This is a predicted structure of a 1403-nucleotide RNA (small-subunit ribosomal RNA) from an uncultured bacterium. RNAcentral holds the sequence, with entries from ENA and SILVA. Rfam family: Bacterial small subunit ribosomal RNA. The prediction has a mean pLDDT of 83.
RNA sequence: AGAGUUUGAUCCUGGCUCAGGAUGAACGCUCUUUUGAGUGCUUAACACAUGCAAGUCGAACGGAGGUGCCAUGAACGAAUCAUCAGAUUACUGAUAUGGAGGGAAUGGGACCCUAGUGGCGGACGGGUGAGUAACGCGUGGGUAACCUGCCCCAUACCGGGGGAUAACACUUAGAAAUAGGUGCUAAUACCGCAUAAGCGCACGGUACUGCAUGGUACAGUGUGAAAAACUCCGGUGGUAUGGGAUGGACCCGCGUCUGAUUAGCUUGUUGGCGGGGUAACGGCCCACCAAGGCGACGAUCAGUAGCCGGCCUGAGAGGGUGGACGGCCACAUUGGGACUGAGACACGGCCCAAACUCCUACGGGAGGCAGCAGUGGGGAAUAUUGCACAAUGGGGGAAACCCUGAUGCAGCGACGCAGCGUGAGUGAAGAAGUAUUUCGGUAUGUAAAGCUCUGUCAGCAGGGAAGAAAAUGACGGUACCUGACCAAGAAGCCCCGGCUAACUACGUGCCAGCAGCCGCGGUAAUACGUAGGGGGCAAGCGUUAUCCGGAUUUACUGGGUGUAAAGGGAGCGUAGACGGCAGGGCAAGUCUGGAGUGAAAGGCGGGGGCUCAACCCCCGGACUGCUCUGGAAACUGCCAGGCUGGAGUGCAGGAGAGGUAAGUGGAAUUCCUAGUGUAGCGGUGAAAUGCGUAGAUAUUAGGAGGAACACCAGUGGCGAGGGCGGCUUACUGGACUGUAACUGACGUUGAGGCUCGAAAGCGUGGGGAGCAAACAGAAGGAGAUACCCUGGUAGUCCACGCCGUAAACGAUCCUUAAAAGGUGUCGGGGAGUAAAGAUAUUUCGGUGCAGCCGCUAACGCAAUAAGUAAUCCAUCUGGGGAGAACGUUCGCAAGAAUGAAACUCAAAGGAAUUGACGGGGGCCCGCACAAGCGGUGGAGCAUGUGGUUUAAUUCGAAGCAACGCGAAGAACCUUCCCUGGUCUUGUCAUCCCCCUGGAUAUCCGGCAAUGCGGAUAGGCCCAUAUGGGACAGGGGAGACAGGUGGUGCAUGGUUGUCGUCAGCUCGUGUCGUGAGAUGUUGGGUUAAGUCCCGCAACGAGCGCAACCCUUAUCCUUAGUAGCCAGCGAGAGAGACGGGCACUCUAGGGAGACUGCCGGGGAUAACCCGGAGGAAGGUGGGGAUGACGUCAAAUCAUCAUGCCCCUUAUGGCCAGGGCUACACACGUGCUACAAUGGCGUAAACAAAGGGAAGCGGACCGGCGACGGCGAGCGAAUCCCAGAAAUAACGUCCCAGUUCGGAUUGUAGUCUGCAACCCGAAUACAUGAAGCUGGAAUCGCUAGUAAUCGCGGAUCAGAAUGCCGCGGUGAAUACGUUCCCGGGUCUUGCACAAACCGCCCGUCA
Repeated sequence: AGAGUUUGAUCCUGGCUCAGGAUGAACGCUCUUUUGAGUGCUUAACACAUGCAAGUCGAACGGAGGUGCCAUGAACGAAUCAUCAGAUUACUGAUAUGGAGGGAAUGGGACCCUAGUGGCGGACGGGUGAGUAACGCGUGGGUAACCUGCCCCAUACCGGGGGAUAACACUUAGAAAUAGGUGCUAAUACCGCAUAAGCGCACGGUACUGCAUGGUACAGUGUGAAAAACUCCGGUGGUAUGGGAUGGACCCGCGUCUGAUUAGCUUGUUGGCGGGGUAACGGCCCACCAAGGCGACGAUCAGUAGCCGGCCUGAGAGGGUGGACGGCCACAUUGGGACUGAGACACGGCCCAAACUCCUACGGGAGGCAGCAGUGGGGAAUAUUGCACAAUGGGGGAAACCCUGAUGCAGCGACGCAGCGUGAGUGAAGAAGUAUUUCGGUAUGUAAAGCUCUGUCAGCAGGGAAGAAAAUGACGGUACCUGACCAAGAAGCCCCGGCUAACUACGUGCCAGCAGCCGCGGUAAUACGUAGGGGGCAAGCGUUAUCCGGAUUUACUGGGUGUAAAGGGAGCGUAGACGGCAGGGCAAGUCUGGAGUGAAAGGCGGGGGCUCAACCCCCGGACUGCUCUGGAAACUGCCAGGCUGGAGUGCAGGAGAGGUAAGUGGAAUUCCUAGUGUAGCGGUGAAAUGCGUAGAUAUUAGGAGGAACACCAGUGGCGAGGGCGGCUUACUGGACUGUAACUGACGUUGAGGCUCGAAAGCGUGGGGAGCAAACAGAAGGAGAUACCCUGGUAGUCCACGCCGUAAACGAUCCUUAAAAGGUGUCGGGGAGUAAAGAUAUUUCGGUGCAGCCGCUAACGCAAUAAGUAAUCCAUCUGGGGAGAACGUUCGCAAGAAUGAAACUCAAAGGAAUUGACGGGGGCCCGCACAAGCGGUGGAGCAUGUGGUUUAAUUCGAAGCAACGCGAAGAACCUUCCCUGGUCUUGUCAUCCCCCUGGAUAUCCGGCAAUGCGGAUAGGCCCAUAUGGGACAGGGGAGACAGGUGGUGCAUGGUUGUCGUCAGCUCGUGUCGUGAGAUGUUGGGUUAAGUCCCGCAACGAGCGCAACCCUUAUCCUUAGUAGCCAGCGAGAGAGACGGGCACUCUAGGGAGACUGCCGGGGAUAACCCGGAGGAAGGUGGGGAUGACGUCAAAUCAUCAUGCCCCUUAUGGCCAGGGCUACACACGUGCUACAAUGGCGUAAACAAAGGGAAGCGGACCGGCGACGGCGAGCGAAUCCCAGAAAUAACGUCCCAGUUCGGAUUGUAGUCUGCAACCCGAAUACAUGAAGCUGGAAUCGCUAGUAAUCGCGGAUCAGAAUGCCGCGGUGAAUACGUUCCCGGGUCUUGCACAAACCGCCCGUCA
């Protein structure tokens, strides 16, 4: 940076598509490699189980509980002591004493813990983007209109009282949540009082000051409001005021999506006075007053949307986007509300309403994941009910500490980015395998194997961090380091027709499928599927979706509007936009200096840290913007004054179908009346309808009425356009010329708006001669709702009103400026001349033509631009759908204006080029027509084809250019077809093995026939010899043979056709952006692109012509088998001697060239006429066929690719068929007769053929033919008699003495064989047919017509084919028409090229 796609090709316009980058992605295939730093509900602001996410302070307070301590210490009560009784060594019982112990309970106090009161925090942090088009956000300002807990600084202070209330106890109601009652109590909870430096309020005052309201300072008077304690005695806390910092509130400038098919909106609305309310201004709220306010610079309404830093893309300008990170805003199930507080109208607070869910004893209650996990649902789609407060931060606390799903980490996901690996070197027998092959090879491919190395990552073992300032580590035995070990454990995805890097084979056969666009696939698919190979990227690769780019395809940078889409039908004019000259001032735009801001992150440059990178950190610059301020004054703007060149006015002129109204004129048509007059008129391509004997048409006179104005008349005039045409008058608009008196920029354009606006149409009322939609009839035609004709109503005309459109076109908006000239024409003026005219000349305005520069895709435009510049308006953005729908406005209606979408296509289109085509034009040619002659089409037969039939009727050929064609010859053969039989390496070719020695010839048997069986005769070479070789036969195995099987649309070769038409091209040059053109066109001429002349062309090639063959004349050479003039001889005959003169034969020459003369033509080419000549203007005929067209014909002449068959689609044999027969067509033969038939007897050719041949003469037969076999390989002999013709005779117009089909009988020939299925002969039979409808063919001179002869093929079998000669015409004015062709030109929407393209309806 471009590319593909409209066409046969080209240039342009124009859309569609692709290559690039990106993503919070998804889907498909794939990956157990590994690491890092990121990222992860885009959908249902859907509903949520469970757990956690906001608490903390006992150093504010009273209690409760727990555990120690101190004090008092109850009940109970030991020892001891006393007495009594009993017993008595020891003892037992009773009563009193005693108080050890014991620890109830009370008081004090310490520690822990905490429901409640109280304080601070729950307004931060975290989530989401529903709402919001807004001062919401961004940016820059303002607040003299404001607030600010905790924090910092400063100043001053903290005195003295009071009354309650939770908790608690008792109790009531209730299922519960909870609520209530009675009683008690504390505080840093609550409330007065005192004090007031300072503060607030009110009043008056002074000074200073501000852009305004105002502000600041000072003093005075009156008045108002404070505090809380705790303590380890260090302090912490509290109150007031001022300041700071931080955070917030409000206001303003500018910016911020789409729709006008949303144009008007608004009543607290806009403003004011006075109040209320707020931290504060304010209609924020209220009462009253006024009637304002917003809007085309887009109000209101509707739709969509959180905004930004940024991110993606882009060269940039822009376009798209707002996920993560950061700032702001809004929200917390939905809606509303306030309370508390420094701060909320409060995500995990309250109240109300609503929906939903849950509990319930049915009375009533509870809840809010858009916090972190997680669940269901929705969806193409998005993670763990993890660990830790170690770090960073946050809340509380004096602190320890507590809380923290903020955060730090880990887990899951290739979701993206970045890094690494899957080995490295060597290695040719170019292994094997695979694919392909022309079978030789080639590719995979140094790739593998093998050999030599290394050890990243993973795995194993050992050590082991930083992150933490003294302690404290979730991450984590993690990062990292070391060691040992093994090439081991680690590659896929997409693509390969072009765009676009990369090709072959097989399969498939418009099927299956592919496809981003163009498009592939119908039997040889580089496009489908598979394989081999190759290309690209790589742990990813593709697809889908979306965005930007390419797209200058919305064009500010950076587009257009004559014909491609696109100039409004025209004018006037509002808003707006733009605007003349010279000075002066201001400084809004503009330029320049400075200052502030433009958060951080991101991006850019430099540097640094993780092994590198991604990532992170530091520094710089940038952030193109906004604001403030100093300066400049050219330009734009603004202010005041001035100028005259733009514009306008005045004055003087002439031109004009400019407009409106009134009047008036003649010609013509029609009608009426009257006259003359008689049978038609009218109309058409031809007719008819129509009119006319009731007198038309025609003609004469008079009249009526309407409409239009001949000639003049002109790419002449006027008008803005539509448009305007007899003449006169009235009124009136504009332009032009001259002059230079006046005004002094008054100008240009012009969205909306207003006015005008052809024809048709509509309304009301007139008018109506002609013309004439509709309608009627006639004609024509397949039809004819048309074209043509006869009639004919609206309408056309007038007045008034509406409509508002046209190919309203120059398909070209208006205005201004300057830039070569030439030539017409219309209206003026000047110079020049004494005046006029003429001639030449100049100037202004209009209207034309050709043309330069320049422009344009080209065509073309070109001072009347589509060129160079400038202003304003309108308008376009692929084709169709569609100028249609809906809505709105206008209209009486018809309709007009405005004007989408769904869906669909890959084009639609412009200009030009080459062809082809035209019931376009010009020129020319051809037996093309015409003029003629003879045919075909009718009959019978022959032959070919179609169709039908058949076991088969083999196949091919199909308009001309298939059809007497392949086939120059089907009884068998041919022969491919059918039926039946038979063979399977085969009839034939090459190769191998075995056996045999024959092969071969003759004969016999057998079969329908081939096959088959047998008999006889019958070998060669060699040094090595029971061997080998050659050759042949038999048998065997497989490679192969074989195929008239398919494809002529895979091919070669050959052929037909246009067409023996005159064309088809190239090189160089030139022109054109190009396809292409020129040459090759033009003027003549020719059979001809034949030749001449001219010409941006000059030359050349293939064609034409000539060279070749034949024929026509002459000469020469030669003279047998040809000939015989003269000579001889001879019975006839060139049969003989002889001769070569003639004919002839076959070699060589000559001759014809427009050479000569006259005329025409251009002094040319050439044409016409003439002479001479056998022949005259290419003498006649033949051979010869340019570039190409028809996918023309042929695979069945031959060759051949691919496919197919292989005991058969091959080989062989017999018989049949190709010969069928209701029919149709083509080509021929014979006829229909007297220009003839028949008979008799006579005449004249040419060219050929002949040995498996032609076959004389003679004999036999009516004949076909047979017998015999002379001569001849042929200028010798034979076929061989030419026939028409002429002569004579006969027939006498008939289905015949025409015609000969058909049939019968008999015989002939060929052949192995004439049944299917031959030819000819004789006799007999004697059909149709009496000249042929529509239509159609051949032929222009030795031709047509007619007459016979020969040949090829061939055993036999021509009416066909190819040749030969005999006799031998008619006509051509001419090119209008039919057909075909050539050339020039024109049109074209065709290019498969008119057998084209294409429209509508129906299926």